The prediction has a mean pLDDT of 84. This is a predicted structure of a 1536-nucleotide RNA (small-subunit ribosomal RNA) from a Candidatus Edwardsbacteria bacterium.

[in-house]
RNA sequence: AAAUUUUCUUUUGGAGAGUUUGAUCCUGGCUCAGGACUAACGCUGGCGGCGUGCCUAAUACAUGCAAGUCGAACGAUCAUAUAAUCGUAGCAAUAUGGUUUUAUGAUAGUGGCGAACGGGUGAGUAACACGUGGAAAACCUACCUUCGAGCGGGGGAUAACUCCGGGAAACUGGGGCUAAUACCGCAUAACAUCAUCGGGAGGCAUCUCCCGGUGAUCAACGACGCAAGUCGCUUGAAGAUGGGUCCGCGUCCCAUCAGCUAGUUGGCGGGGUAAUGGCCCACCAAGGCUUUGACGGGUAGCCGGCUUGAGAGAGCGAACGGCCACAAGGGGACUGAGACACGGCCCCUACUCCUACGGGAGGCAGCAGUAGGGAAUUUUGGUCAAUGGGGGAAACCCUGAACCAGCGACGCCGCGUGGGUGAUGAAGUCCUUCGGGAUGUAAAACCCUUUUUACCGGGACGAAAGAAAGAUGACGGUACCGGUAGAAUAAGCCACGGCUAACUCCGUGCCAGCAGCCGCGGUAAUACGGGGGUGGCAAGCGUUGUCCGGAUUUACUGGGUGUAAAGGGCGUGUAGGUGGGCCUUUAAGUCGGUUGUAAAAUCUCCCGGCUCAACCGGGAAACUGCAAUCGAUACUAUUGGUCUUGAGUGCGGAAGGGGAGAAUGGAAUUCCUGGUGUAGCGGUGACAUGCGUAGAUAUCAGGAGGAACACCCGUGGCGAAGGCGGUUCUCUGGGCCAGCACUGACACUGAGGCGCGAAAGCAAGGGGAGCAAACAGACUUAGAUACUCUGGUAGUCCUUGCCCUAAACGAUGGGUACUAGGUGUUCGGCCCUUUUGGGCUGAGUGCCGAAGCUAACGCAUUAAGUACCCCACCUGGGGAGUACGAUCGCAAGGUUGAAACUCAAAGGAAUUGACGGGGACCCGCACAAGCGGUGGAGGAUGUGGUUUAAUUCGACGCAACGCGAAGAACCUUACCUAGGCUUGACAUGCUUGUGAAAAACCAUGGAAACAUGGUGUGCCCGCAAGGGAUAGCAAGUACAGGUGGUGCAUGGCUGUCGUCAGCUCGUGUCGUGAGAUGUUGGGUUAAGUCCCGCAACGAGCGCAACCCUUAUCCUUAGUUGUUUCCACGAAAGUGGUUACCCUCUAAGGAGACUGCCUCGGACAACGGGGAGGAAGGUGGGGAUGACGUCAAGUCCGCAUGCUCCUUACGUCUAGGGCUACACACGUCCUACAAUGGGGUCGACAAUGGGAAGCAAUACCGCGAGGUGGAGCCAAUCCCCAAACGACCCCUCAGUUCGGAUUGUAGUCUGCAACUCGACUACAUGAAGUCGGAAUCGCUAGUAAUGGCAGGUCAGCAUACUGCCGUGAAUACGUUCCCGGGUCUUGUACACACCGCCCGUCACGUCAUGGGAGCCGGUAAUACUUGAAGCCGUUCGCCUAACCGCAAGGAGGGCAGCGUCUAAAGUAGGACUGGUGACUGGGACGAAGUCGUAACAAGGUAGCCGUACCGGAAGGUGUGGCUGGAUCACCUCCUUU
Repeated sequence: AAAUUUUCUUUUGGAGAGUUUGAUCCUGGCUCAGGACUAACGCUGGCGGCGUGCCUAAUACAUGCAAGUCGAACGAUCAUAUAAUCGUAGCAAUAUGGUUUUAUGAUAGUGGCGAACGGGUGAGUAACACGUGGAAAACCUACCUUCGAGCGGGGGAUAACUCCGGGAAACUGGGGCUAAUACCGCAUAACAUCAUCGGGAGGCAUCUCCCGGUGAUCAACGACGCAAGUCGCUUGAAGAUGGGUCCGCGUCCCAUCAGCUAGUUGGCGGGGUAAUGGCCCACCAAGGCUUUGACGGGUAGCCGGCUUGAGAGAGCGAACGGCCACAAGGGGACUGAGACACGGCCCCUACUCCUACGGGAGGCAGCAGUAGGGAAUUUUGGUCAAUGGGGGAAACCCUGAACCAGCGACGCCGCGUGGGUGAUGAAGUCCUUCGGGAUGUAAAACCCUUUUUACCGGGACGAAAGAAAGAUGACGGUACCGGUAGAAUAAGCCACGGCUAACUCCGUGCCAGCAGCCGCGGUAAUACGGGGGUGGCAAGCGUUGUCCGGAUUUACUGGGUGUAAAGGGCGUGUAGGUGGGCCUUUAAGUCGGUUGUAAAAUCUCCCGGCUCAACCGGGAAACUGCAAUCGAUACUAUUGGUCUUGAGUGCGGAAGGGGAGAAUGGAAUUCCUGGUGUAGCGGUGACAUGCGUAGAUAUCAGGAGGAACACCCGUGGCGAAGGCGGUUCUCUGGGCCAGCACUGACACUGAGGCGCGAAAGCAAGGGGAGCAAACAGACUUAGAUACUCUGGUAGUCCUUGCCCUAAACGAUGGGUACUAGGUGUUCGGCCCUUUUGGGCUGAGUGCCGAAGCUAACGCAUUAAGUACCCCACCUGGGGAGUACGAUCGCAAGGUUGAAACUCAAAGGAAUUGACGGGGACCCGCACAAGCGGUGGAGGAUGUGGUUUAAUUCGACGCAACGCGAAGAACCUUACCUAGGCUUGACAUGCUUGUGAAAAACCAUGGAAACAUGGUGUGCCCGCAAGGGAUAGCAAGUACAGGUGGUGCAUGGCUGUCGUCAGCUCGUGUCGUGAGAUGUUGGGUUAAGUCCCGCAACGAGCGCAACCCUUAUCCUUAGUUGUUUCCACGAAAGUGGUUACCCUCUAAGGAGACUGCCUCGGACAACGGGGAGGAAGGUGGGGAUGACGUCAAGUCCGCAUGCUCCUUACGUCUAGGGCUACACACGUCCUACAAUGGGGUCGACAAUGGGAAGCAAUACCGCGAGGUGGAGCCAAUCCCCAAACGACCCCUCAGUUCGGAUUGUAGUCUGCAACUCGACUACAUGAAGUCGGAAUCGCUAGUAAUGGCAGGUCAGCAUACUGCCGUGAAUACGUUCCCGGGUCUUGUACACACCGCCCGUCACGUCAUGGGAGCCGGUAAUACUUGAAGCCGUUCGCCUAACCGCAAGGAGGGCAGCGUCUAAAGUAGGACUGGUGACUGGGACGAAGUCGUAACAAGGUAGCCGUACCGGAAGGUGUGGCUGGAUCACCUCCUUU
């Protein structure tokens, strides 16, 4: 809140999630969780109850059955029995045959009733078909009920039967006989029907009803019974039941169906019907329907109800019930109370069957069943026992209606598959961190139970009929009950990444596969497949399909349109919708009461019956609806009246680029003429094309012509929008202000309609100065169909007529009312005032801003706020504003406007980053200014490439390439070849054996490894035998081993941005949120350094400082350092002695902090200058590397998961290779020389190292070096200087430069220098004369230059790491290149610009449009033909009942004719489907081609409309928009 209820009470009642993003909010679609099925499929399957079962081919059907019954309507026949009688046989009993009677039974026919019900199906039907409520003064109704009346007397036929025919059959013709409750006259008759007269009552227009009189017309039948009587029959009135008809309302989609209609609409008169009516006909009139959707097309049986839903709704119309329609496809009537008839008739058509070919028969959408179709739907069962139906007097008969059974887990419901105890937590299996864990009390075992099952026994209700008695059960020996046996007979399916409950192992390796959405799978897959485990449901479980829900995602309940999809380009106005104040009327809407109806079933509640439930029974409630009636009158509406405030009119003012036409003006461009004048002009980023000596450009004068109107000009004005700008005149529209008067709601909006509508474009005629699509040329470019330039035509202009679209935008429809302000500006009015002024008010036009609104941005009295009224529009993206159709247009094209298919997004706003050929500020050897190099040569070294048996592997922009490697001859070594070993070269454990073993040595083979053989032995106990311990060996078993793979599984370590100044957090605050703030701003700094300000206040990691070193001083301490003195020596120096002053050493201190002065600055931080000081503003250097980035590097340093190898991818050995060499690159060394080279002489360091070491003096050697060895475990000894200085030579050359290469001879190390070491001597003496494009380092003790040491190391250094010596130049500055930082801006990027992304072309797949046509379907139209049949008609033919003496008549039938008409045919169209060479675009598809159009100023801002052009994106012209960045200016606003 709703329902119920007086109240109380009671009951019922709405859940979301995943997916667009780096993240967020919103919009928006897709998907899931729920429920339901007439279901189907997969796997599985114990029982029962109740239900249910051709959704497809309304396809075709074999066979059987589904509607008969009555003999008490009738004749006849047959059978049986009885009786009678007549025969025959028999002696007889008796048997048998005929006739007759009766009884019983049966039945073909006549007749009656039924067959129009019941049963089936849903093709058709969008309709009075259905639902609901009404109407009849416009109707019928057999059987049934009630109340009246009647039932008299006649007649003629005809089936059956019989005879004769036809026919294959079906069937049928003719003659003859016969009955009736069959048929036909007559009589009687009314309250019937008709006509007429009179009276009465009523109503709703036509009229209806009642009473009475007269006239006319109309009836019948019997059966049974001894009888009573019963059942029938006729007629009338009424009832009941059933039906026909009419009306209001309701009832799907398409407007890409907008006009339809000739019996059409109405009238008059007829016909017809049970009955109204164009239902039909003749005549008359010209109507009728329609945007409230006619007509047309598509689809469909309708309803009670069913499913779902909180409801409102939406979907459906199985079963059960009501109605309708249909019965192979069409048409038609007959009979009848009722049919135009499922199991009747006639005809046409299609199909099937029989046939003697002449002709016939048939209709399962009844029940079973068959074939076919299909994913798919049952038995050719039992019984009339019950319920119901037909006939009958009844017995009874019939009944595939019905009741039952069968089949199907198809559905709903119920039950079971066991219960208890049971830990060694058994085995097996799975996992494991190897300890264990899980399955799991689960099993086993023990103790129980027996639903179910099997068997045995008993055994129903359903059963009722006037009374009594009796009989009657398909289901069924079923349900149910009792007993016996025994856990015995009974569990699966799906899922386990999230949504969504449930996790691990193995296999696989973008494969196989999964998938509802998101998405999994490329070697550690909780997502695939299997196993184990777990979760869910359970005789089922999943899947598929459909519907509702969730979806407020069509929004009535209950949505939107500034930017997400969505406001019409603008106005005018029709219909419609909505509408001011007061009084009044009616009571349509509205509200209330009552009545009727709303079938039953269903739903809900209560009670009850099956053991429960499903199911069923009873009662209540409900059925929210419709109709009738009585009332209420506030509101809306209606009637009448009135008012002035809405609206309008008149009078008076002022403003304006409002519109149309005519006239006119000056400046400028261009052109023409003439003058002056000479070589260039023009153009660009720079050029070129172009113009110019035939005189341009420039300049002066004159002239021609067209177009546009500078300044004024203003977020200023006017207009509905588009749009409008020199000046003057004429005509003209609208708005505004003020006051008075008038009209009296006349208003608002506005589907269609009508009008206007930039630019481009079209048509015709003019005009043409400038500009300028197309076009041409010149540039640019890889190309350049562009941007730029030189030309240039349509066009731009005018007139007339079309077109009708734009980013036609405020991306914001119109109207009315209400809701804080502030500040400009345009045009009016009023008041105050001395004023440049101030105040009030109306209409516009801007900005800022409160509340409020919004997803946010933003809007905010000019609303996007609060409300009301009207119109337009939206419903995921693409396909597509396309196709088809229609319509408008001369065309271009406009308007209207889909679908298939495809995707899971597309999108809006804002956030953080990143990026920009955006902006601002700042820094850095980044540039600039300098110095020296590299790139050229030779060599060294590394790399690529090539080669090779192998040239092991890794590193690849900066940040790989003198890198790992601080040093490959063997070793190293990982590679190759060859030869060995197999528990192994190395570790640990176990078992068994051996016995000491091993080592060592010897021998043989061998390149060695290794193999074979031999010698050989310790300790303890014990005399010995023997035993024991340890280690070893052998065999075996676990295992070892791997520089094999994966750095994209990892740890650790490292590089890089970068020693750049940043990166974060807590609390608070702001924001829906991501996030923001802090961290931004003003200054300052090397610095997020510091100061100030501030919704922030603090803090952390970074910065700085603390640490080391260096520069000065002091203190302490002096050996191996230093010094004094003495002695010796030529000197160097040595020795002794002394001291710690100095140098130095090495420990502790001091010192530097913008501390002081001055100036600037906010009086701050800080900066400039100065003083002092060894040092001055972090003094120099080092160590120190924030959060993070690069799947950066490393599995070959180490560690390590997984994986692979295991007589080999392990291990040992020898040799080789890593050292190759047409070539290319990186990093270096040495040079090219005179600032140099060579020679001689002479000085000055520091850091370090030294025992398997450094090695002095001395001697030898030209030298490398050798011999030898003092000293030194080091401030003691040793390794140990060069550039430089002085003098001499060289004098500019391929040299006295340069040293490569090569030869010879050597030295050293080492087991060994051949491949492949270093060095020495002699000889040789290459290239190279300063290096193209390009490129590197460095800002002071730096660059440059000189040497020294160390590590590695046996040996090997141009490399690396350090050390000291000598020792510069330049920096104006931040425009530019590179990198970085901060702020800001744009973004379609977020794998983050090495991003994203567009179009053509090529290939594949799919759906679709056009298409010469071709093939169908549907509904009509016109004409032809026309069956059956009703009706009409007729001079033919036939004819029992009645009339008539007869002839004949009446009537009837047949036949003919006519109207109508199914089907068929012909014709041209309409609509629609399929198909079609070819063709158009579209969608999709890991790695195709061409360009780069868009996103940043996207490198020419983009986009919209239009026109032209171009391989393509696209380009250009013209007009428009901002949804354009940047800079400047103007205006406005805010603050001061």